The RNA shown here (transfer RNA) has 73 nucleotides and comes from a Bacteroidales bacterium. The sequence was found in a public genome assembly.
[in-house]
RNA sequence: CGGGGUGUAGCGCAGUUGGUAGCGUGCUACGUUCGGGACGUAGAGGUCAAGAGUUCGAGUCUCUUCACUCCGA
Numbered sequence: 001c002g003g004g005g006u007g008u009a010g011c012g013c014a015g016u017u018g019g020u021a022g023c024g025u026g027c028u029a030c031g032u033u034c035g036g037g038a039c040g041u042a043g044a045g046g047u048c049a050a051g052a053g054u055u056c057g058a059g060u061c062u063c064u065u066c067a068c069u070c071c072g073a
Stems, first nucleotide, its partner, number of pairs: 001072007010025004019056001027043005049065005
């Protein structure tokens, strides 16, 4: 320098053909227990890497940029 992949909750990851953003784990409260753990119930937590465009509507499609990573030179 050229080409590809990844970026979504503290962490690890789903998200189908564009139509209300979810799961596991962790966190908080409560129940259970003498207490803890385990288990159960409820809850909080998100600029979907950044910007722009298309659309009635974008995590998803298009363009640019950034970070990490792989291949080639």
The source organism's lineage runs through Bacteria, Pseudomonadati, Bacteroidota, Bacteroidia and Bacteroidales. The prediction has a mean pLDDT of 81. Its Rfam family is "tRNA". By type it is a transfer RNA.